[in-house]
RNA sequence: AACUUAUCAAGAGAGACUGAGGGACAGGCCCUGUGACGUCCAGCAACCAUCAUUUUUAUGAAAGGUGCUAAAUCCUGCAGAAUGUUUCAUUCUGAGAGAUAAGAG
Numbered sequence: 001a002a003c004u005u006a007u008c009a010a011g012a013g014a015g016a017c018u019g020a021g022g023g024a025c026a027g028g029c030c031c032u033g034u035g036a037c038g039u040c041c042a043g044c045a046a047c048c049a050u051c052a053u054u055u056u057u058a059u060g061a062a063a064g065g066u067g068c069u070a071a072a073u074c075c076u077g078c079a080g081a082a083u084g085u086u087u088c089a090u091u092c093u094g095a096g097a098g099a100u101a102a103g104a105g
Base pairs, nucleotide, nucleotide: 003103004102005101006100007099008098013041015040016039017038021031022030023029025077026076027075028074042069043068044067047065048064050061051060052059053058073097078094079093080092081091082090083089084088
């Protein structure tokens, strides 16, 4: 790398350093010298671990391992359904892709 399971509409900085890109891919649409990306600090969350309580497949805490801190995973991408002004558009459902955690190998 690939596999399994779960989750993905909530939450989180007028901080410091640096200095031009960033939002996975493609198309769109956006963010960005009024400072992006990144690093540090700070914070959020509660997947794992830990602890406490207990109504024990629960609730709470938040020293640890990860993760996260623009926009629903920013939207769409494939299939189906409904509606309409029917080569199309909108909405809904599912799949696919992606991200994260835990596991297995």